[in-house]
RNA sequence: GGCUCCAUCGUCUAGUGGUGAGGACAUCAGACUUUCAAUCUGAAGGCGAGAGUUCAAUUCUCUCUGGAGCUA
Numbered sequence: 001g002g003c004u005c006c007a008u009c010g011u012c013u014a015g016u017g018g019u020g021a022g023g024a025c026a027u028c029a030g031a032c033u034u035u036c037a038a039u040c041u042g043a044a045g046g047c048g049a050g051a052g053u054u055c056a057a058u059u060c061u062c063u064c065u066g067g068a069g070c071u072a
Base pairs, nucleotide, nucleotide: 001071002070003069004068005067006066007065010025011024012023013022018055027043028042029041030040031039048064049063050062051061052060
C1' cells in the first nucleotide's frame, strides 16, 4: 500500500428501516440492618464524526477517525 471486519451507557453486551434504544455488572439515592456487607426498590448514564438514500436510519450507502486481522 491492498483487502476484510469492528465502533451502542463507566465496562460487557442485545437490538435484520417504524414497537419507549433493552439487559448484566459498576455508580448514586432510599428501604432493611446497631453498623458494614448482602438483599429489595428507584434514579442517572449510550448509538465514533460528517454526508447521502428514505415519509422514517443505531440499522442501508459513501467519506473520515480509531481499533483488529490477512496479504505483499

Overview:
A computed fold for a 72-nucleotide RNA from a Caldilineaceae bacterium, annotated as transfer RNA. RNAcentral holds the sequence, with entries from ENA. Its mean pLDDT, the model's own confidence on a scale to 100, is 82. Taxonomically the source falls in Caldilineaceae (Bacteria, Bacillati, Caldilineae, Caldilineales). Rfam family: tRNA. Rfam links the family to the GO term triplet codon-amino acid adaptor activity.